[in-house]
RNA sequence: UUACCAUCUUGGCACGUCAGUUGAAAAGCUGCACACGCAAAGCUAUGGGCCUUAAGGGGUAAUAACCCUCAUGGUCGCCAGGCUGCAUCA
Numbered sequence: 001u002u003a004c005c006a007u008c009u010u011g012g013c014a015c016g017u018c019a020g021u022u023g024a025a026a027a028g029c030u031g032c033a034c035a036c037g038c039a040a041a042g043c044u045a046u047g048g049g050c051c052u053u054a055a056g057g058g059g060u061a062a063u064a065a066c067c068c069u070c071a072u073g074g075u076c077g078c079c080a081g082g083c084u085g086c087a088u089c090a
Base pairs, nucleotide, nucleotide: 012038013037016034017033018031019030020029021028022027036077042083043082044081046080047079048078049075050074051073056069057068058067059066
């Protein structure tokens, strides 16, 4: 380069475990290995849900401990909303 055949990619994120670190905790972040899964498991805490319960308030109480309550904390890989992205044979 030609012919034939085949077909929808290339890639992405990373559950969890472990170690370190931040935090009262829930949980977050970082790292090696691994990869539970996800077509938005990209971003966003706007509406719900769920988790924690520090400070505050209340109870008991000599103090502490303990119990109840409350997010201003967290979770977007709980659901939805908003914004953005990849693919395109159908």
The RNA shown here (c-di-GMP-I riboswitch aptamer) has 90 nucleotides and comes from Arsukibacterium sp. MJ3. It matches the Rfam family "c-di-GMP-I riboswitch aptamer". Gene Ontology term of the family: cyclic-di-GMP binding. Of the family's consensus pairs, 95% are formed in the model. The source organism's lineage runs through Bacteria, Gammaproteobacteria, Chromatiales, Chromatiaceae and Arsukibacterium.